The part of an RNA shown here (small-subunit ribosomal RNA, 5' domain) has 533 nucleotides and comes from a marine sediment metagenome. Model confidence (mean pLDDT): 87 of 100.
[in-house]
Context: one part of a larger RNA
Order: sequence, then structure tokens, then C1' cells
RNA sequence: GAUUGAACGUUGGCGGCAGGCUUAACCCAUGCAAGUCGAACGAGAAAGCACCUUCGGGUGUGAGUAAAGUGGCGGACGGGUGAGUAACGCGUAGGAAUCUACCCAGUAGUAGGGGAUAACCCGAGGAAACUCGGACUAAUACCGUAUACGUUCCUGGUAAAACAGGAAGAAAGAGGGCCUCUAUUCAUAAGCUCUCGCUAUCGGAGGAGCCUGCGUUGGAUUAGCUUGUUGGUGAGGUAAAGGCUCACCAAGGCUACGAUCUAUAGCUGGUCUGAGAGGACGAUCAGCCACACUGGAACUGAGACACGGUCCAGACUCCUACGGGAGGCAGCAGUGGGGAAUCUUGGGCAAUGGGCGCAAGCCUGACCCAGCCAUGCCGCGUGUGUGAAGAAGGCCUUCGGGUUGUAAAGCACUUUCAGUAGCGAAGAAAAGCUCAGGGUUAAUACCCCUGGGUCUUGACGUUAACUACAGAAGAAGGACCGGCUAACUCCGUGCCAGCAGCCGCGGUAAUACGGAGGGUCCGAACGUUAAUC
Repeated sequence: GAUUGAACGUUGGCGGCAGGCUUAACCCAUGCAAGUCGAACGAGAAAGCACCUUCGGGUGUGAGUAAAGUGGCGGACGGGUGAGUAACGCGUAGGAAUCUACCCAGUAGUAGGGGAUAACCCGAGGAAACUCGGACUAAUACCGUAUACGUUCCUGGUAAAACAGGAAGAAAGAGGGCCUCUAUUCAUAAGCUCUCGCUAUCGGAGGAGCCUGCGUUGGAUUAGCUUGUUGGUGAGGUAAAGGCUCACCAAGGCUACGAUCUAUAGCUGGUCUGAGAGGACGAUCAGCCACACUGGAACUGAGACACGGUCCAGACUCCUACGGGAGGCAGCAGUGGGGAAUCUUGGGCAAUGGGCGCAAGCCUGACCCAGCCAUGCCGCGUGUGUGAAGAAGGCCUUCGGGUUGUAAAGCACUUUCAGUAGCGAAGAAAAGCUCAGGGUUAAUACCCCUGGGUCUUGACGUUAACUACAGAAGAAGGACCGGCUAACUCCGUGCCAGCAGCCGCGGUAAUACGGAGGGUCCGAACGUUAAUC
């Protein structure tokens, strides 16, 4: 000098864009943060309103709504944190023995049956959490049967394939429209057609798992380490190679190019600094990894050994009728604690994105916004011109004067920003409805695509921008002045009080302490401390 996720002191007008627990991975009150689908399924309230009433109630509506259940998809994403990890964890370059829900493209199917079970009802236990029994019922829930293009396995065959034979294994329906074909009861269907779905399989895309070369902090006051250890054969296991696991066999494997042990640490793109080489760092943003009160385990599933799932153990907290139960903010806010130190228990799904759904839509503390903080960077303002009687006052003085100083006053202007009033974009594209054309079809229907029209959808928001109004009106401080280092005199003090980054200053004329006047440097900031280069 540059820099910071900074803090402290003094001061403080406005705006834009960013950032905001670096410490206790310490404990957490409260609210919210993951649901959705009636176009899979059976069932299904109440309040209110209207009418009737024998005043008990009934009917209609509310409404096939709410709430719940079975079932499907999603809760493995998104969000947080950096404890652990010196490791194939990360970075980079490669590899082969794999899996992949939703999505895209292809091929072949979607036939015919069955038995249950929640919900609801009845009963029982319990303080509660919840649990048990009986009876009833549905499905795209569950289970057989049939079939098998391709798939898997076995046998033959081949160098490997191709190929041949045999065996095994699937499925589920829902919705819209129609009467051309079929059937008839002649307007319907089990028929036709379209859309979505389901089954098997092949390929793709994106995603995930695995292996390897190289690179990746300090310590030798850590020198030896290792027995599933190193390799082989065989078997098991996995989606998959492999001591991954097991039986047997061999005795290997690593290490001074630092094994093992120990300390520290998430890694990277990058950030800061520096002419560079390098050094330091890894907040925000992005990629990967790890973790979710502590330790362990599996279940479900395409995917987890799962932050807001389950089970076991532990510590802690809470409820209890003492028998037993409930919980996990390193999600967003917020409280306590720790600390020099770090924000609102805000608004909205309008946009972008995600989940579910045909869609309308619902959910979304992701996100978009607003609030607080000079925490940082950037921009603007706090007036402009004129004005010598060089006013008064202050300070200094050699008492003549000098300086503060065009500074003020005065005169003439302007009105940014703030204030008040008005006007007013963009962020909005869609979806819906309707019309036209095209595709599909037997069809002018339904559905899909394209285009036109129409109708709306904004949290921010009293938005941005613009216009008008009034009046210099509301807006300047901080540090320093011995040398380094830009800036000097007086008074007080008298090795005292004190200053200080280094040299050093102060013991009666202190430009170095304290005050004043003046000056210098920065300026909504200025200094100090800490830290890096």
C1' cells in the first nucleotide's frame, strides 16, 4: 500500500447492488418448512338456508362437499451444516464387470378366474399413546390359470457368435365420444373409436454404483507395520469386478521415493495479495463428499441403510391415573447460552423451479419480495454567483499590525435528494372460453396440434420513471500537525500528569503531555485493533 463474512470508538443525509453466528455439530418454547390424485376404489357427514310439522322431528339444499380409509406417485429432490474424513474423499485423465422410476423411440401383448382386507357398524381394554375381537364390502390392492415376439436358464453347436431343441416367467383398468360394423330388447352394449394407463422386451437420454494412473498439510523428539493380512483354487454373495465373505493351499504384502503412528483439515472451481514466481485463504455463488441428538441395524423402494420414516441401546427434556408413553431447528423465523460479534416469530405463490393431477388446481420458509444493520462497494447531496466597511468576535503581536477571511452578513439565483400532491410503465407468458385450419376416425362427435379473437391473473406497490408545489430551506464529521509524514504558535504542567508504530518526548521558555487559535489529510465517514499478502 492492498484486502476482510470483521469488531470497537466518535460521527452519521439519501439511494442502488451485495453481504450478515467465523464462537457452543450447545439446549430449544411456539408457528410454518411435503404433499397430491374422485379420470384407481368402496363409502360419506355437520353447521347454515328453504319448506312442512302432531313441536318429537321430517323433506330438500348444503354435497357426492368436508374429514377419514384402501390404492398410486412423491416424501432419496429441494433446504441446512462442516462434526468426521489425509481417503479413490476431492481434482484430473482413463476403464469395464453394472443398475436405472418418471421421459423419448421401437416391437409384441393387455385373455379368463378367485379369495381376502381397511374404511363403516357392533363390542372390549387403556389416564393417554394406542390396541384387540366379531360381522360386512370395493379396487389400477393381492393370488392362481392361459398365452410368450423378444427375455432368462439348460442342452447341442461354435475359436467366439449365429443357429437348433427344451424349460421358466406378464398384465389392470379408467375416462371422453359415437352408432359405421357386430349383437340385440332399436338406443344401448361386453361393439367401434380416441386419450391416459398396465405387461414383456430392445435402444436412447439423463442419473447412479464400481475400478485404475497421477496430484492433494505438518511431525522421524513416530521406524518398522500387517494374519483376511498378500496371492491362488473352489463356493457363497451383490445390480456389478473384487478377501466383499467363507473353506482349503501357499507365505506372502507395505516401508527411508517415509509404511505405521500422531496432530491438523471437508476437497475443488475460485478469493485476497504480488510485476511475476509465489504466499495466504476456501464466507457468499457453483460442482463433489460427509452428517442429521449419540451409537448400531435393517425394512420399504427404481433409488436410502433415509434431516422433518421404522426398530434397538444411551444421554437429555416433557406428560402420566406410576401401569406406561412422547420428542429431536446442522429447514425458515424466533428464545436461552457462549461470544468482540452477525437480522424479522414479515408478505406472496404474481414470476422461475419442484411434487401430484388429463386438467382446473392444491402444496412449496425452494424461490421472489419486503424489514433490520454505514457490514462492504458504487453513486448523489448538504447549495451557486456576487460580496472589503477586509465588520464584530476569537487567536497572535515587535502594539504598527497580522490572521481567521470572500469566510460571514448583505444582494441576486437554483431546487438535485429528502417532503407533499398527481400521473404511471415493465416484470404477464399462460391457463380458460370461442372461431378457423390440420391430424385421428365410420364420423362434422371426442381428443390432439397450429393460428386468430376474447376474458382475466402482480406479493413487491404509496413500485421505477415522469410532472407540479414550497423554501437555502431538513443534511459534516473524524484523525493528525518532533522525524519517518502533508501540516505551528500561545497558554497550562514541570521526569509530575501524561504520550508513544519505531526513534523517543516531559526535571520552568515542551512545534512530541493537556487546552486554545491556526493548519494538513480524508470525507458520510474517519480512526484504532485483529488478520493475510